[in-house]
RNA sequence: AGAGUUUGAUCCUGGCUCAGGAUAAACGCUGGCGGCGUGCGUUAUGCAUGCAAGUCGAACGGACUAUUUUCGGAUAGUUAGUGGCAAACGGGUGAGUAACGCGUAAGUAACCUGCCCCUAAGUUGAGAAUAACCUCGGGAAACCGAGGCUAAUACUGAAUGUGGUGGCCGAGUGGAUGCUUGGUCACUAAAGCCGUAAGGCGCUUGGGGAGGGGCUUGCGUCUGAUUAGCUUGUUGGUGGGGUAACGGCCUACCAAGGCGAUGAUCAGUAGCUGGUUUGAGGGGAUGACCAGUCACACUGGGACUGAGAUACGGCCCAGACUCCUACGGGAGGCAGCAGCAAGGAAUAUUGGGCAAUGGGCGAAAGCCUGACCCAGCGACGCCGCGUGGGGGAAGACGGCCUUCGGGUUGUAAACCCCUUUUCUAUGGGAAGAAUAAUGACGGUACCUUAGGAAUAAGUCUCGGCUAACUACGUGCCAGCAGCCGCGGUAAUACGUAGGAGGCGAGCGUUAUCCGGAUUUACUGGGCGUAAAGAGGGUGUAGGCGGCUUUUCAAGUCGGAUGUGAAAUCUCCCAGCUUAACUGGGAGGGGUCAUUCGAUACUGUUGAGCUAGAGGGUAGUAGAGGGAAGCGGAACUCCCGGUGUAGUGGUGAAAUGCGUAGAUAUCGGGAGGAACACCAGUGGCGAAGGCGGCUUCCUGGGCUGCCCCUGACGCUGAGACCCGACGGCGUGGGGAGCAAACAGGAUUAGAUACCCUGGUAGUCCACGCAGUAAACGAUGGAUACUAGGUAUGGGGAGUAUCGACCCUUUCCGUGCCGAAGCUAACGUUUUAAGUAUCCCGCCUGGGGACUACGGCCGCAAGGCUAAAACUCAAAGGAAUUGACGGGGGCCCGCACAAGCAGCGGAGCGUGUGGUUUAAUUCGAUGCAACGCGAAGAACCUUACCAAGGCUUGACAUGUUGAAAGUAGGAACCCGAAAGGGUGACGACCUGUUGAGUCAGGAAUCAUCACAGGUGCUGCAUGGCUGUCGUCAGCUCGUGCCGUGAGGUGUUGGGUUAAGUCCCGCAACGAGCGCAACCCUCGUUGCCAGUUAAUUUCUCUGGCGAGACUGCCCCGCAAAACGGGGAGGAAGGUGGGGAUGACGUCAAGUCAGCACGGCCCUUAUGUCUUGGGCUACACACACGCUACAAUGGGUGGUACAGUGGGUUGCGACAGAGCGAUCUGUAGCUAAUCCCCAAAACCAUCCUCAGUUCGGAUUGCAGGCUGAAACUCGCCUGCAUGAAGUCGGAGUUGCUAGUAAACGCGUAUCAGCACGGCGCGUUGAAUACGUUCUCGGGCCUUGUACACACCGCCCGUCACGUCAUGAAAGUCGGCAACACCUGAAGUCGAUGGGCUAACCUUGAGUUUACUCGAGGAGGCAGUCGCCGAGGGUGGGGUUGAUGAUUGGGACGAAGUCGUAACAAGGUA
Repeated sequence: AGAGUUUGAUCCUGGCUCAGGAUAAACGCUGGCGGCGUGCGUUAUGCAUGCAAGUCGAACGGACUAUUUUCGGAUAGUUAGUGGCAAACGGGUGAGUAACGCGUAAGUAACCUGCCCCUAAGUUGAGAAUAACCUCGGGAAACCGAGGCUAAUACUGAAUGUGGUGGCCGAGUGGAUGCUUGGUCACUAAAGCCGUAAGGCGCUUGGGGAGGGGCUUGCGUCUGAUUAGCUUGUUGGUGGGGUAACGGCCUACCAAGGCGAUGAUCAGUAGCUGGUUUGAGGGGAUGACCAGUCACACUGGGACUGAGAUACGGCCCAGACUCCUACGGGAGGCAGCAGCAAGGAAUAUUGGGCAAUGGGCGAAAGCCUGACCCAGCGACGCCGCGUGGGGGAAGACGGCCUUCGGGUUGUAAACCCCUUUUCUAUGGGAAGAAUAAUGACGGUACCUUAGGAAUAAGUCUCGGCUAACUACGUGCCAGCAGCCGCGGUAAUACGUAGGAGGCGAGCGUUAUCCGGAUUUACUGGGCGUAAAGAGGGUGUAGGCGGCUUUUCAAGUCGGAUGUGAAAUCUCCCAGCUUAACUGGGAGGGGUCAUUCGAUACUGUUGAGCUAGAGGGUAGUAGAGGGAAGCGGAACUCCCGGUGUAGUGGUGAAAUGCGUAGAUAUCGGGAGGAACACCAGUGGCGAAGGCGGCUUCCUGGGCUGCCCCUGACGCUGAGACCCGACGGCGUGGGGAGCAAACAGGAUUAGAUACCCUGGUAGUCCACGCAGUAAACGAUGGAUACUAGGUAUGGGGAGUAUCGACCCUUUCCGUGCCGAAGCUAACGUUUUAAGUAUCCCGCCUGGGGACUACGGCCGCAAGGCUAAAACUCAAAGGAAUUGACGGGGGCCCGCACAAGCAGCGGAGCGUGUGGUUUAAUUCGAUGCAACGCGAAGAACCUUACCAAGGCUUGACAUGUUGAAAGUAGGAACCCGAAAGGGUGACGACCUGUUGAGUCAGGAAUCAUCACAGGUGCUGCAUGGCUGUCGUCAGCUCGUGCCGUGAGGUGUUGGGUUAAGUCCCGCAACGAGCGCAACCCUCGUUGCCAGUUAAUUUCUCUGGCGAGACUGCCCCGCAAAACGGGGAGGAAGGUGGGGAUGACGUCAAGUCAGCACGGCCCUUAUGUCUUGGGCUACACACACGCUACAAUGGGUGGUACAGUGGGUUGCGACAGAGCGAUCUGUAGCUAAUCCCCAAAACCAUCCUCAGUUCGGAUUGCAGGCUGAAACUCGCCUGCAUGAAGUCGGAGUUGCUAGUAAACGCGUAUCAGCACGGCGCGUUGAAUACGUUCUCGGGCCUUGUACACACCGCCCGUCACGUCAUGAAAGUCGGCAACACCUGAAGUCGAUGGGCUAACCUUGAGUUUACUCGAGGAGGCAGUCGCCGAGGGUGGGGUUGAUGAUUGGGACGAAGUCGUAACAAGGUA
């Protein structure tokens, strides 16, 4: 730092996706050790059990225990209670909260502060109770009541008053509401304990400090305007109350304010911050752990105590829930630490210790402390270490692949040498502790010794992105997939294996965040056509603003000070063996505050200027707007005349009109609408828009002068106004035109296009509506930046008699074009260039110019405007093709002009279909269908039935056997194949006395293998068809273009031709064309021959000839074309062979070859028989005909190509004939096969015939083992359909078509087919409009599988999300009324009441009993008040019969709307 993905390819726009980092994570597989961290994100759900806040006996009285005792007590200890302090800290959680809650910076002259520190003064003297305890009572319990005794640092008076507070009178000081201080009056304190003592600890009243808080303020702090208005204690004032304190904080009265587009109110979401994470940064996301702060403690309300709480482990009340209960009543609050249940993808031990740090109490010892320190569990994260190191090639075995040679795993292993981190075992053993003691961690870290490679590797991926490939299995199945996409029989993409790559005690997946994404663009984007300029204007707020000078210093810039907690981050250093981690030092961090400076720019203040803007004046053009009047042409209607049968309309028709007189024509009249020519890329207007003429009213522009004002300007959110057509309302008007509608056509249909009619509407007035491809698809303003040309309006100069012309200038309207810009197209002083200012708008396609809500509207509807869901594209410009019922040029038996056919009949052959045991297989538009097949009775043969064989019908090799071996007459079974018996009986080489031995061949057996017309032509080779014998297809270099590509190859001519010429940013070249090759035609020479021949003919070979060479004309001085001469032949002389790049996954695995798959006593092989020959039917190609241009009979002629020894077979003979008998000749220019139409004569006379020959019967012939299924031929007999063929369709341009026969391959036989051959021998071509095919150029395109393309909508089916809906069920926040707990406050308080005051009585100082008062309390009442109830609304969610559209789905239905002129642009 980029990459993949839209296309056939390209550039751009644009989305989607990936590679990186991170995490409080989870899941899958795997798992050796250690260190440091970290661990309920979900139900602020509910909780069993234990613990988490106590302490002080030096405040107090008791009780108990121990010791002691002089029996009085004393000492020590423990402790329930009174009392003090703490319990408001520490610990948890994030529900609520969008707020002065938090952050930051300030203020407090508006405040508080226990314990602590400093300081001043004091601490005198009395009194009355009460718990504990005892007695009694109630209760299940919790607990409570009554009586009696008692203490205090508990409680209450009194004294004193340094001080403090309040009132009054002053002084100083400050910007200030204050601060300091003097006088005077009033009020106002206290407690003791320990100690032998000294003294210490306390207590009271002040002042100061430190630390901690309260309150106030500036600034910052998420989303929604489909939330636009909110507010009545509301905003302010006065009096009063309340608070530590300001304050509507509360209350009474008065005023009517306050907030809001710089977003109030409402709704949603959320604790905030230091920080964390990512990023180059700006920024984005986030707020676990740690730290600061706020809020909360079952839910809601409330106060008490206190320095501090509206109090997590306190209290009261209400509610929900749980528990106990003797049913009367009680108890409870883990969001403390563990733990349980539930939820969930998911989160730990009911551990140890107060040793350290810190906290509470205490004089202290000490006690308490789930804060904390440790340990346990979890790879949850970060960091570190290890699972060994060196050597070792017969490159072992095994695995996998293989072209079978080998390659790879792989120095990897084995094996040898070595080491011991780790591990196990033994021994030692800390620091952390400050000291006299005290260590949970911990016998831990660490050290030492011994042992032994020992205890220790996985996971993901391997098509591209993205590092890494093969085999097998599977066969659009199973599956994969982040995107593109893989899988339909050869998958590097699925699964497995081998191998490889990545990371490594982890690896992968999922989720989330940032990045990449400049894809919200401040840094750093855009808006002509890709998404995007509002239809246009006026103008408010706002933003921005000309030249000179002055003031200030708000913005701006600089310095200083303060602060920005610590931790984190960066740098340096240090401590754990290193690192993570931790410590020390430095740095960085704000839109902050205060202060001192600077003054260029912006701003502010004052003064001026005239270039912007406006005004004046003199001219000037115009369909600018409004109103009124007038005019002619056309049209329709009405009246009248003339006139007669049609008219009208169309592609063609019909409906319509017309004998009741139309159309046509003439005259008269009426009516409404629109204004021909002029007229123009002309004019005017802001846009919409404006067009006959005249008058009136009226807006704006341009030019000249440079006279006046003096920045008065530009833009413009909201707002207001204007705004085509169509539409709506009311009232008019209505000629023509014309939605709807009717009819006629067209059509498969035609709710259309065409025609005939025709109503709204179109017109006028007034009102609404407010949209358009309202477009230059281009917002407005200003300035600058080459030109050329045309035109409209004005001015100046020059010229002229004058108008023109010419030069120049200002303002418009167009075209061309440079630089620049642009993805390209294009744009260019009328910018889409270069800049500034302001507004509007865009952020993938669809859903959606939609839903809901709101606003507007009479309605139709308009404006504003989502989401779910879904796709990986949608799109712009340009390129190459292809296509077009686009255009131009050109060609072809393509049409036309002709000739002969096919399509109808019968038959033949092929195919489809059907049938069958089988009817083997293939070929299927042209380019399958007399095709493979140049020939199916058996064979062929691949098919079917039946019967056999299994190393096989055929090939090669290995091993082995065997001499009467291989073979095999004859016989038996059998349809044959085959099986059985079996006389006889071998071959080659060497060798031996000798079939004696060895080997080969042959045979048998075995193993490898053979064999397959089994599958795949969509795995292939080769061959072939087709476009097409069409004229095309490309390359190198150069040039143009960002690029795909273009140029060349286009253009002007010409040709059969990309053939040639000319021109040209092209110049050349290749494959094609042509020529070279064969053949026919003319001719020369040579040679040859089959009775002969130096001619000719013939055969073969070698040559010649034709090249637009010559003449004339045309064209451009060319290419070339037209005509002519000569010539056998003339412009390619005729014919053939020859087939460019490519297309059709065209055809062929059954001709052959070949990959892969399949069968192997069968899908191989042999045999017999059958089938390929079937037959309701359909198609294709042929033959024969339908007759007289003919048929029958008789007669007479004339070819060529070819073939022939298992052959052709003459002549002769037999037979009606097929044919037979018989042989001559011929291995062929020698012999044979060998003509028919034609011609001559005659019969038939237009008929189903003397046409036609199918079909059938009988009798024969030939081939062949064999003609039944199933051959050909002959004779006799029979004598069908058929009388020239619908729509349509084929061939052919000259020795051609047509007609006629002949030959030949295959072949035993079988030819209407194929391939050839000759004989006879025409007609027509004006021409290129149309059909088909093709070539070139151009144009359009939404096609590229390329028009057999693409593609739209309804309907039907399935799935999904969503809107509406009678309703139904919830949530939330308000409102009105009723009720109203606790509690504060207030009122009352007849009841109760130890201390203080007054006073009475009794009795002995002292005590007791009273009365009254002060003060207090219960009770009662009132305001407020949580909650509850009722009610009508709001808002939000769920659900709802039915219903609306939407999206998606391989093949459904109907049409064909769009893309080409898409067939009606």

Predicted 3D model of a 1465-nucleotide RNA (small-subunit ribosomal RNA) from a metagenome. The coordinates come from a structure-prediction model, not an experiment, and the mean pLDDT is 84. It matches the Rfam family "Bacterial small subunit ribosomal RNA". The RNAcentral record of the sequence draws on SILVA.